Predicted 3D model of a 98-nucleotide RNA (Glycine riboswitch aptamer) from Sphingobium boeckii. The sequence was found by an Rfam model in a public genome assembly. Rfam family: Glycine riboswitch aptamer. Its Rfam clan is "Glycine riboswitch clan". Model confidence (mean pLDDT): 81 of 100. Taxonomically the source falls in Sphingobium (Bacteria, Pseudomonadati, Pseudomonadota, Sphingomonadales).
[in-house]
């Protein structure tokens, strides 16, 4: 010293799957015995991009290890919101460094 690649903070942009049965509770509507809408629970389907887990190409200091957007769905999620891997963008932090 152009720049590289980690990590962190913010700001943008980020997909997918029922707003489905039963059922409680608050509140509403009037047709008094139903219907609406909201929060919880049940069942049974669904989806994966927090996290986990599992296999692996392939990489390593090669005894043993590091490994995904595969793969499983244990959590998570199936109107909105909010989370979001992952990306760009600008700060900060330490490394590397023609």
């Nucleotide at each position: 010293g152009g720049g590289g690649a980690u990590c962190g903070c913010g700001c943008g942009g980020g997909a997918g799957a029922g707003u489905g049965u039963u059922u409680g509770a608050c509140g509403g509507g009037c047709u008094u015995g139903c219907c609406c809408a909201u929060c919880g629970a049940u069942c049974c389907g669904c989806c994966g991009a927090a996290g986990g887990a599992g296999c692996a190409a392939c990489c390593g200091c090669c005894c043993c290890g590091g490994a995904a957007u595969c793969u499983c769905u244990c959590a998570g999620g199936c109107c909105a919101a909010a989370g979001g891997a992952c990306c760009g963008c600008g700060c900060g932090a330490a490394c590397c460094g023609a």